[in-house]
Context: one part of a larger RNA
RNA sequence: CUGGGCGUAAAGGGCGCGUAGGUGGAUUUACAAGCCUUUGGUGAAAGGCUACGGCUUAACCGUAGUAAGCCUUAGGAACUGUAAGUCUUGAGUGCAGGAGAGGAAAGCGGAAUUCCUAGUGUAGCGGUGAAAUGCGUAGAUAUUAGGAGGAACACCAGUGGCGAAGGCGGCUUUCUGGACUGUAACUGACACUGAGGCACGAAAGCGUGGGGAGCAAACAGGAUUAGAUACCCUGGUAGUCCACGCCGUAAACGAUGAGUACUAGGUGUCGGGAUCGCGAGGUCUCGGUGCCGCAGCUAACGCAUUAAGUACUCCGCCUGGGGAGUACGCUCGCAAGAGUGAAACUC
Numbered sequence: 001c002u003g004g005g006c007g008u009a010a011a012g013g014g015c016g017c018g019u020a021g022g023u024g025g026a027u028u029u030a031c032a033a034g035c036c037u038u039u040g041g042u043g044a045a046a047g048g049c050u051a052c053g054g055c056u057u058a059a060c061c062g063u064a065g066u067a068a069g070c071c072u073u074a075g076g077a078a079c080u081g082u083a084a085g086u087c088u089u090g091a092g093u094g095c096a097g098g099a100g101a102g103g104a105a106a107g108c109g110g111a112a113u114u115c116c117u118a119g120u121g122u123a124g125c126g127g128u129g130a131a132a133u134g135c136g137u138a139g140a141u142a143u144u145a146g147g148a149g150g151a152a153c154a155c156c157a158g159u160g161g162c163g164a165a166g167g168c169g170g171c172u173u174u175c176u177g178g179a180c181u182g183u184a185a186c187u188g189a190c191a192c193u194g195a196g197g198c199a200c201g202a203a204a205g206c207g208u209g210g211g212g213a214g215c216a217a218a219c220a221g222g223a224u225u226a227g228a229u230a231c232c233c234u235g236g237u238a239g240u241c242c243a244c245g246c247c248g249u250a251a252a253c254g255a256u257g258a259g260u261a262c263u264a265g266g267u268g269u270c271g272g273g274a275u276c277g278c279g280a281g282g283u284c285u286c287g288g289u290g291c292c293g294c295a296g297c298u299a300a301c302g303c304a305u306u307a308a309g310u311a312c313u314c315c316g317c318c319u320g321g322g323g324a325g326u327a328c329g330c331u332c333g334c335a336a337g338a339g340u341g342a343a344a345c346u347c
Base pairs, nucleotide, nucleotide: 003319004318005317006316007301008300012315014200016198017197021193022192023191025087026086027085028084029083030082031081033080034079035076036075037074040071041070042069048066049065050064051063052062053061054060090190091187092186093185094183095182096181097180102176103175104174105173106172107171108170109153114148115147116146117145118144119143120142124135125134161168162167205246206245207244208243209242210241214240215239219235220234221233222232257314258313259312260311261310262309265292266291267290268289269288270287271286272285273284274283275282276281296303297302320347321346322345329340330339331338332337
């Protein structure tokens, strides 16, 4: 390079936006670059391939034919392309609606834990498999009242909803993104994908400053044990929370890239619409989210209109195990480290 692949065997980029590039709806006309046919030249010989022949065969040898490519002549116009025009179904806009833990900021609320103050009250509490460390006559635990402070929002709650992913859940207000349904007024292919690039990106971690109730790496003690740098218990600091700035990774998972079209059904659920019915509800339809299942696919498991089926377009990635996501170099980072990413050797 070609081929074959990427749910679980190696392999889908964590996820978007988007540049270059690649690809691209219907229709008319023109051109003829690609494309098809044709003319001539070149394509040395040997070699290759095909046919036939010669040494008994073969190797070997001979004869004939023959390629792509390049240049050139004359045509063709279906397809691709280019140019000019037209169209509305792709895409977008408008208008009318309803749904939602989508995002940001501010304010508010109740339950609970802890602490403080005061009252009642007295000898235990706590914890475990059993204990002990621990707390308590300086009055604990329990209980009542008041107060402080931080964090999280029971029930509702649902293979429910929203978001590109990460993720998002008390209530109210303000600002704000997207999707969906209906309509068909407008634009008229404006589209898809997307190397680089840019933005976002759980947790942990880092920097500066706050905050600190509960929980809790590290750490200390008590147990357990042969030991116990653990599991269990009593404590407990970073951290967890907020603001700003970094980090840029995860089993970032549906282990399944994005888009479009097509290919039996059944059943639940969420958000719209149409229609029938007094109503309960039925039928049809669009968009999501589940389960079951045919054809087909699959090594099997399974997938199956939310495809892993049938096709097309574009991107990413894989190519035996170990060495190794290591070394070196480079880029990024305050650091931790991240990204890129070998070889020797070995099986």